[in-house]
Context: one part of a larger RNA
RNA sequence: GGAUGAACGCUGGCGGCGUGCUUAAUACAUGCAAGUCGAACGGGGUUUGGUUGGUAGUAAUACUGAUCAGACUUAGUGGCGAACGGGCGAGUAACGAGUUGGCGACCUGCCCCGAAGAGAGGGAUAACAUGCCGAAAGGGAUGCUAAUACCUCAUAAUAUCCCGAUAGUUAGAGAAUUGGGAAGAAAGUGGAGACACGCUUUGGGAGGGGCCUGCUUCCCAUCAGCUAGUUGGAGUGGUAACGGCACACCAAGGCAACGACGGGUAAGGGACCUGAGAGGGUGGUCCCUCGCAAUGGCACUGAAACACGGGCCAUACACCUACGGGUGGCAGCAGUAGGGAAUAUUGGGCAAUGGGCGAAAGCCUGACCCAGCAACGCCGCGUGCGCGAAGAAGGCCUUCGGGUCGUAAAGCGCUUUUCUGAGGGAUGAGAAAGGACAGUACCUCAGGAAUAAGCCUCGGCUAACUACGUGCCAGCAGCCGCGGUAAAACGUAGGAGGCGAGCGUUAUCC
Numbered sequence: 001g002g003a004u005g006a007a008c009g010c011u012g013g014c015g016g017c018g019u020g021c022u023u024a025a026u027a028c029a030u031g032c033a034a035g036u037c038g039a040a041c042g043g044g045g046u047u048u049g050g051u052u053g054g055u056a057g058u059a060a061u062a063c064u065g066a067u068c069a070g071a072c073u074u075a076g077u078g079g080c081g082a083a084c085g086g087g088c089g090a091g092u093a094a095c096g097a098g099u100u101g102g103c104g105a106c107c108u109g110c111c112c113c114g115a116a117g118a119g120a121g122g123g124a125u126a127a128c129a130u131g132c133c134g135a136a137a138g139g140g141a142u143g144c145u146a147a148u149a150c151c152u153c154a155u156a157a158u159a160u161c162c163c164g165a166u167a168g169u170u171a172g173a174g175a176a177u178u179g180g181g182a183a184g185a186a187a188g189u190g191g192a193g194a195c196a197c198g199c200u201u202u203g204g205g206a207g208g209g210g211c212c213u214g215c216u217u218c219c220c221a222u223c224a225g226c227u228a229g230u231u232g233g234a235g236u237g238g239u240a241a242c243g244g245c246a247c248a249c250c251a252a253g254g255c256a257a258c259g260a261c262g263g264g265u266a267a268g269g270g271a272c273c274u275g276a277g278a279g280g281g282u283g284g285u286c287c288c289u290c291g292c293a294a295u296g297g298c299a300c301u302g303a304a305a306c307a308c309g310g311g312c313c314a315u316a317c318a319c320c321u322a323c324g325g326g327u328g329g330c331a332g333c334a335g336u337a338g339g340g341a342a343u344a345u346u347g348g349g350c351a352a353u354g355g356g357c358g359a360a361a362g363c364c365u366g367a368c369c370c371a372g373c374a375a376c377g378c379c380g381c382g383u384g385c386g387c388g389a390a391g392a393a394g395g396c397c398u399u400c401g402g403g404u405c406g407u408a409a410a411g412c413g414c415u416u417u418u419c420u421g422a423g424g425g426a427u428g429a430g431a432a433a434g435g436a437c438a439g440u441a442c443c444u445c446a447g448g449a450a451u452a453a454g455c456c457u458c459g460g461c462u463a464a465c466u467a468c469g470u471g472c473c474a475g476c477a478g479c480c481g482c483g484g485u486a487a488a489a490c491g492u493a494g495g496a497g498g499c500g501a502g503c504g505u506u507a508u509c510c
Stems, first nucleotide, its partner, number of pairs: 001510004006506005013381006019374002021339001026337003030334003035080003040077002043074014087292003096217004101212003106209003111205007119153004128143003132139002160182007188197003218264003225255003230252004235247003267289004271282004294315005317328004345371001347370003353367001354365004384414004394405004419447006428437001454499005459480003465494005475482002
């Protein structure tokens, strides 16, 4: 000098774009953050209309019951989603990450292209009703009912498995062609219909994931030896899949000065800062990957989880309780307490972009888009412009002559960025309508210099000097050093220098 997610002191007019708990992965009141589909299903509720009965009435009509059809709605069964999106960086020195290859050892819901199919039956169960236990959370009993829920049978291919054959590839085993055998599928809904959306098996694709691998990846040798599932084999199990991944058996191996093992520290990268570069430092915001979800463990469901707002167990903590027992997990968005030098609103909207569900209308979305707060950063603008004295007053200095603040002010003329008031008023919404932001940006008019300047420094480094006060005191200080009676170094004043809505200080990196 540059830089910062900064903080502190003094000061502070506006706008645009960004950024904002670096500490306690501390504890959390409250609200919201993941639902959706009635075009899968039975029921309930509300309502409309038709048919039919009852009661009141002369009748119109009103009330009430049964039944049929329609509309709206919804707790439950069922489907898809909830594994994405959002947060955080505790752990991890590791195939975790980066990069290079490999899988002849693999999986893949939704989506796209292709082939074939969807035949016949069955038994339940929630909801509901009745009654029971419990303070609650909730639970169990009996009876009924539906399905795209569940089950059985049929059919089915070089998809799977078993027994063979063929020609080849490979380090090695596969895929391929072919003969025989075995077992295994399905669901309907809407529509007048055409058809649409689904369903089953299968080949391929796209995108996504899993595993393996060469190389790279911080400090300490005042850590030198480490290791029994340890290293290998063949076998069984397990997995989508290879593998000590697991298990029994056999062998005795495996790693290490090219740093094993141990200890410390740490999420990694794209990038960012600095530097002429080489390098050094950093990993906040944004993007990619990984890990985590009070702490530890476990599995279930599922295409995918060992699952932040799912489940079970244990632990700590907190809350409710009728003392028997229950409930909870903000490292989602706001917000609270605490810690701290220090970091924001319990805001608006789904209008846009994107996501989930749905045939769609649409619903949900603290993702996101906006607004609010903060000079925290970068950038831009303003606080006026011209004229105006051999130079007012006043301050300061003075050799008392004067010098200086100083064209500075006043005064005269001008302008209106900004400000205030009034009027108009968007783009963002790709064909009509539809905008949270927002009566915002922007435009026009009116008014009036009006609403707007500070901070640090002045001994040398280092741009900028005098007076007074103080008297090794009070104090200053980045280094050298100033201060003990004329201090350009302390304090104040005048003046000057630097930067400017900032200026200094502190911390950290180059």
Notes:
Predicted 3D model of a 510-nucleotide part of an RNA (small-subunit ribosomal RNA, 5' domain) from an uncultured bacterium. Its mean pLDDT, the model's own confidence on a scale to 100, is 86.